[in-house]
RNA backbone atom coordinates (compact mmCIF):
# COMPACT_ATOMS: atom_id res chain seq x y z
C1' N A 1 0.00 0.00 0.00
C1' N A 2 -4.05 -3.13 -0.97
C1' N A 3 -8.42 -6.60 0.13
C1' N A 4 -11.85 -8.83 3.65
C1' N A 5 -14.10 -8.71 8.70
C1' N A 6 -15.70 -7.05 13.04
C1' N A 7 -16.30 -2.59 16.70
C1' N A 8 -17.10 2.38 17.73
C1' N A 9 -17.91 7.96 16.35
C1' N A 10 -19.40 12.22 13.79
C1' N A 11 -23.59 12.45 10.39
C1' N A 12 -23.39 19.22 7.60
C1' N A 13 -20.97 23.74 9.79
C1' N A 14 -20.26 29.64 10.91
C1' N A 15 -22.08 34.71 10.66
C1' N A 16 -26.34 38.14 9.41
C1' N A 17 -31.43 39.44 9.65
C1' N A 18 -36.37 38.25 9.34
C1' N A 19 -40.74 34.63 11.38
C1' N A 20 -42.84 30.74 14.81
C1' N A 21 -42.94 27.56 20.01
C1' N A 22 -41.93 26.91 25.53
C1' N A 23 -39.68 28.57 29.87
C1' N A 24 -38.16 32.52 33.27
C1' N A 25 -38.18 38.04 34.41
C1' N A 26 -40.48 42.64 34.36
C1' N A 27 -42.97 48.89 33.98
C1' N A 28 -46.86 43.75 31.40
C1' N A 29 -49.30 43.29 25.95
C1' N A 30 -44.69 44.52 24.65
C1' N A 31 -39.21 43.61 25.68
C1' N A 32 -34.83 40.84 27.27
C1' N A 33 -32.71 36.30 27.91
C1' N A 34 -32.52 30.97 27.21
C1' N A 35 -33.54 26.62 24.44
C1' N A 36 -35.93 24.16 20.61
C1' N A 37 -36.17 16.64 15.47
C1' N A 38 -32.64 11.35 16.06
C1' N A 39 -28.71 7.40 15.56
C1' N A 40 -31.72 5.11 14.10
C1' N A 41 -37.06 9.61 16.33
C1' N A 42 -38.31 3.61 12.17
C1' N A 43 -40.21 -1.38 13.24
C1' N A 44 -44.37 -2.11 17.44
C1' N A 45 -40.25 -7.04 18.30
C1' N A 46 -38.98 -7.90 24.02
C1' N A 47 -38.27 -5.81 29.20
C1' N A 48 -39.56 -2.02 32.39
C1' N A 49 -41.01 3.19 35.05
C1' N A 50 -46.03 5.17 36.22
C1' N A 51 -51.84 5.25 36.32
C1' N A 52 -56.06 1.54 36.47
C1' N A 53 -58.99 -3.06 37.17
C1' N A 54 -58.25 -4.80 42.28
C1' N A 55 -58.98 -6.45 48.85
C1' N A 56 -56.63 -10.91 46.87
C1' N A 57 -56.50 -16.84 44.88
C1' N A 58 -56.01 -22.51 42.83
C1' N A 59 -56.51 -26.01 38.67
C1' N A 60 -56.14 -26.30 33.04
C1' N A 61 -55.05 -24.43 28.81
C1' N A 62 -51.76 -20.93 26.77
C1' N A 63 -47.11 -18.20 26.00
C1' N A 64 -41.62 -17.26 27.09
C1' N A 65 -36.77 -19.08 28.37
C1' N A 66 -32.75 -23.56 27.91
C1' N A 67 -24.37 -25.25 29.06
C1' N A 68 -22.12 -22.89 33.33
C1' N A 69 -21.57 -18.07 35.79
C1' N A 70 -21.91 -12.55 36.27
C1' N A 71 -24.56 -7.93 35.20
C1' N A 72 -28.84 -4.87 35.04
C1' N A 73 -35.04 -1.63 38.00
C1' N A 74 -35.69 -5.86 34.41
C1' N A 75 -35.37 -8.75 30.09
C1' N A 76 -35.63 -13.43 24.95
C1' N A 77 -30.87 -7.90 26.44
C1' N A 78 -25.37 -7.36 27.40
C1' N A 79 -20.25 -9.41 29.45
C1' N A 80 -17.02 -13.48 30.52
C1' N A 81 -15.96 -18.51 29.61
C1' N A 82 -16.71 -24.15 28.51
C1' N A 83 -18.63 -26.19 23.64
C1' N A 84 -19.79 -27.55 18.59
C1' N A 85 -19.88 -24.89 13.66
C1' N A 86 -17.14 -21.34 9.47
C1' N A 87 -13.11 -19.05 7.75
C1' N A 88 -7.40 -18.94 8.27
C1' N A 89 -3.07 -20.36 9.21
C1' N A 90 3.82 -20.64 10.23
C1' N A 91 -0.60 -25.56 13.18
C1' N A 92 1.08 -21.93 18.81
C1' N A 93 -3.07 -19.43 17.48
C1' N A 94 -6.49 -15.25 15.47
C1' N A 95 -11.14 -13.87 13.55
C1' N A 96 -16.69 -14.45 13.33
C1' N A 97 -21.54 -17.37 14.70
C1' N A 98 -24.55 -19.59 17.77
C1' N A 99 -30.58 -22.78 15.93
C1' N A 100 -26.03 -24.99 23.27
C1' N A 101 -31.69 -29.17 27.75
C1' N A 102 -33.96 -34.67 25.85
C1' N A 103 -34.36 -39.09 19.69
C1' N A 104 -34.60 -45.49 24.78
C1' N A 105 -41.86 -41.16 26.60
C1' N A 106 -44.19 -41.22 22.11
C1' N A 107 -45.65 -39.23 17.03
C1' N A 108 -43.69 -37.60 12.52
C1' N A 109 -39.70 -36.28 8.22
C1' N A 110 -35.84 -37.74 4.66
C1' N A 111 -36.32 -35.63 -3.25
C1' N A 112 -33.90 -38.88 -6.57
C1' N A 113 -31.25 -43.50 -7.26
C1' N A 114 -31.93 -48.19 -5.40
C1' N A 115 -34.74 -54.54 -4.54
C1' N A 116 -35.73 -52.17 -0.41
C1' N A 117 -35.67 -46.34 3.30
C1' N A 118 -37.26 -49.51 8.64
C1' N A 119 -38.06 -53.74 15.04
C1' N A 120 -39.92 -54.59 7.46
C1' N A 121 -39.48 -57.18 2.93
C1' N A 122 -35.36 -58.77 0.51
C1' N A 123 -31.34 -58.22 -5.63
C1' N A 124 -25.92 -59.96 -7.30
C1' N A 125 -21.94 -62.81 -5.33
C1' N A 126 -19.70 -65.79 -1.20
C1' N A 127 -19.65 -68.73 2.86
C1' N A 128 -22.95 -71.63 5.79
C1' N A 129 -24.53 -75.03 11.56
C1' N A 130 -29.25 -74.93 5.78
C1' N A 131 -31.93 -70.43 10.02
C1' N A 132 -31.56 -63.61 5.59
C1' N A 133 -27.53 -66.48 9.54
C1' N A 134 -23.39 -64.21 8.46
C1' N A 135 -20.16 -61.50 4.68
C1' N A 136 -19.12 -58.28 -0.14
C1' N A 137 -20.77 -55.54 -3.62
C1' N A 138 -24.37 -51.56 -6.08
C1' N A 139 -27.43 -47.29 -5.20
C1' N A 140 -27.78 -43.58 -1.73
C1' N A 141 -26.52 -37.80 3.12
C1' N A 142 -28.28 -42.07 5.68
C1' N A 143 -29.25 -49.91 4.19
C1' N A 144 -30.09 -55.33 8.60
C1' N A 145 -34.79 -53.74 16.42
C1' N A 146 -29.79 -48.67 12.05
C1' N A 147 -28.23 -43.72 12.17
C1' N A 148 -30.03 -38.31 11.64
C1' N A 149 -33.60 -34.48 12.27
C1' N A 150 -36.86 -30.87 17.99
C1' N A 151 -36.40 -21.68 15.62
C1' N A 152 -40.50 -30.34 13.39
C1' N A 153 -45.20 -32.00 16.83
C1' N A 154 -43.61 -32.85 21.65
C1' N A 155 -41.54 -34.36 26.57
C1' N A 156 -38.37 -32.28 30.68
C1' N A 157 -37.37 -28.17 34.08
C1' N A 158 -37.76 -22.61 35.19
C1' N A 159 -40.91 -18.45 34.83
C1' N A 160 -45.46 -15.47 33.56
C1' N A 161 -52.10 -11.22 35.70
C1' N A 162 -54.21 -8.11 31.75
C1' N A 163 -54.80 -3.40 29.51
C1' N A 164 -51.97 1.21 27.99
C1' N A 165 -51.12 8.42 28.12
C1' N A 166 -56.63 7.61 22.89
C1' N A 167 -54.04 5.08 30.21
C1' N A 168 -56.05 7.74 34.27
C1' N A 169 -57.57 12.35 36.82
C1' N A 170 -60.51 16.83 37.60
C1' N A 171 -63.78 21.03 35.35
C1' N A 172 -67.47 23.26 32.92
C1' N A 173 -71.88 23.27 29.45
C1' N A 174 -75.79 20.41 28.36
C1' N A 175 -79.94 17.19 27.63
C1' N A 176 -85.04 13.63 27.97
C1' N A 177 -80.07 9.31 33.49
C1' N A 178 -87.11 9.33 28.14
C1' N A 179 -90.41 6.00 25.77
C1' N A 180 -91.43 1.19 23.58
C1' N A 181 -91.59 -4.02 22.74
C1' N A 182 -89.77 -9.53 24.26
C1' N A 183 -87.14 -12.32 27.83
C1' N A 184 -85.31 -13.00 33.17
C1' N A 185 -84.86 -12.46 37.65
C1' N A 186 -86.39 -10.08 42.02
C1' N A 187 -81.98 -12.57 47.78
C1' N A 188 -83.29 -20.01 47.27
C1' N A 189 -78.39 -13.99 43.91
C1' N A 190 -80.68 -12.58 37.78
C1' N A 191 -76.19 -10.00 36.70
C1' N A 192 -71.30 -7.08 36.27
C1' N A 193 -65.81 -7.78 37.68
C1' N A 194 -61.19 -10.86 38.50
C1' N A 195 -57.24 -11.63 30.54
C1' N A 196 -59.28 -17.27 28.64
C1' N A 197 -62.19 -21.78 30.50
C1' N A 198 -63.31 -24.34 35.20
C1' N A 199 -63.37 -23.56 40.60
C1' N A 200 -63.59 -19.72 43.89
C1' N A 201 -64.46 -14.63 45.53
C1' N A 202 -66.43 -9.97 45.20
C1' N A 203 -70.22 -6.17 44.73
C1' N A 204 -75.16 -6.65 43.93
C1' N A 205 -81.77 -5.79 43.30
C1' N A 206 -83.14 -4.70 38.75
C1' N A 207 -80.69 -7.25 34.39
C1' N A 208 -80.15 -8.91 28.53
C1' N A 209 -81.66 -7.97 23.63
C1' N A 210 -84.37 -4.61 19.91
C1' N A 211 -86.46 0.02 18.65
C1' N A 212 -87.06 5.45 17.98
C1' N A 213 -85.78 10.44 20.11
C1' N A 214 -82.06 13.74 22.99
C1' N A 215 -77.24 16.22 24.39
C1' N A 216 -72.22 16.31 24.22
C1' N A 217 -66.85 15.87 21.42
C1' N A 218 -64.60 22.02 25.29
C1' N A 219 -60.73 22.66 28.61
C1' N A 220 -56.99 21.93 32.18
C1' N A 221 -53.89 18.37 34.59
C1' N A 222 -51.00 13.82 33.53
C1' N A 223 -46.49 16.61 30.41
C1' N A 224 -40.90 15.61 31.08
C1' N A 225 -35.12 16.46 36.71
C1' N A 226 -34.83 11.14 35.03
C1' N A 227 -32.76 3.64 36.71
C1' N A 228 -30.32 11.52 33.09
C1' N A 229 -25.25 13.04 31.48
C1' N A 230 -20.71 14.89 31.33
C1' N A 231 -15.32 14.53 33.77
C1' N A 232 -12.31 12.44 37.09
C1' N A 233 -10.55 8.85 40.51
C1' N A 234 -10.75 3.56 42.46
C1' N A 235 -12.71 -1.86 42.31
C1' N A 236 -13.36 -5.57 38.18
C1' N A 237 -10.71 -9.84 32.67
C1' N A 238 -15.39 -7.26 30.95
C1' N A 239 -20.64 -6.11 31.04
C1' N A 240 -20.53 -2.67 35.07
C1' N A 241 -20.49 -0.08 39.47
C1' N A 242 -18.83 3.37 44.23
C1' N A 243 -17.61 8.09 45.00
C1' N A 244 -16.52 13.69 43.81
C1' N A 245 -17.22 17.62 41.19
C1' N A 246 -20.37 19.76 37.48
C1' N A 247 -24.55 19.95 34.20
C1' N A 248 -30.38 21.07 33.01
C1' N A 249 -30.28 19.91 27.58
C1' N A 250 -38.23 19.66 22.99
C1' N A 251 -43.47 19.39 25.00
C1' N A 252 -46.33 20.54 19.74
C1' N A 253 -52.03 19.52 20.36
C1' N A 254 -53.84 19.17 13.55
C1' N A 255 -49.72 19.61 14.75
C1' N A 256 -43.79 24.84 16.62
C1' N A 257 -38.35 23.02 16.17
C1' N A 258 -38.38 27.50 9.88
C1' N A 259 -36.84 31.12 5.43
C1' N A 260 -33.51 34.22 3.07
C1' N A 261 -28.19 35.82 1.88
C1' N A 262 -22.80 35.04 2.35
C1' N A 263 -19.30 31.57 3.42
C1' N A 264 -16.54 26.60 4.29
C1' N A 265 -16.50 21.72 3.21
C1' N A 266 -16.80 15.50 3.99
C1' N A 267 -21.51 19.06 -1.12
C1' N A 268 -25.24 16.40 3.12
C1' N A 269 -27.53 8.99 2.47
C1' N A 270 -31.10 7.20 5.84
C1' N A 271 -34.60 9.92 7.79
C1' N A 272 -39.37 14.02 11.76
C1' N A 273 -40.09 13.39 18.62
C1' N A 274 -46.00 13.06 20.87
C1' N A 275 -45.92 9.37 28.22
C1' N A 276 -41.25 7.84 28.96
C1' N A 277 -36.47 4.83 29.88
C1' N A 278 -33.25 0.44 28.49
C1' N A 279 -32.56 -3.07 24.35
C1' N A 280 -32.74 -5.84 19.72
C1' N A 281 -34.08 -5.56 14.40
C1' N A 282 -34.15 -2.80 10.13
C1' N A 283 -32.33 1.52 6.48
C1' N A 284 -27.99 4.45 5.73
C1' N A 285 -24.32 9.10 1.18
C1' N A 286 -20.56 10.33 3.37
C1' N A 287 -15.57 11.47 6.83
C1' N A 288 -12.60 9.43 11.43
C1' N A 289 -10.69 6.06 14.85
C1' N A 290 -9.03 0.61 16.72
C1' N A 291 -7.94 -4.71 16.01
C1' N A 292 -7.42 -9.14 13.00
C1' N A 293 -6.68 -10.41 8.00
C1' N A 294 -5.19 -10.95 2.10
C1' N A 295 -1.26 -9.32 -1.64
C1' N A 296 2.80 -6.64 -2.54
C1' N A 297 7.68 -4.09 -1.69
C1' N A 298 11.12 -3.26 1.89
C1' N A 299 14.35 -4.47 6.00
RNA sequence: CCUGCAGGCCAUCUUAUCGCUCCUGUUUUACAGGAGAGGAAAGUCCGGACACCACAGAGCAGCAUAGCGGGUAACACCCGUCCUCCGUUUCGGCGGAGCGGACCAGUGCAACAGAAAGCAAGUACAGUUCGGCUGUAGUGAAAUCAGGUAAACUCUAUGCGGUGCAACGCCAAGUAGUUCUACAAUUUGAGAGCAGCUCGUUCGAUGUAGAAGGGUAGGCGGCUAGAAUGUAAGAGUAAUUUUACAUCCAGAUAAAUGAUAAGACACGACAGAAUCCGGCUUAUAGGCCUGCUUUUUUU
Predicted 3D model of a 299-nucleotide RNA (Bacterial RNase P class A) from a Flavobacteriaceae bacterium. RNAcentral holds the sequence, with entries from ENA. Its Rfam family is "Bacterial RNase P class A". Rfam describes the family as follows. Ribonuclease P (RNase P) is a ubiquitous endoribonuclease, found in archaea, bacteria and eukarya as well as chloroplasts and mitochondria. The source organism's lineage runs through Bacteria, Pseudomonadati, Flavobacteriia, Flavobacteriales and Flavobacteriaceae. A source record names the gene rnpB.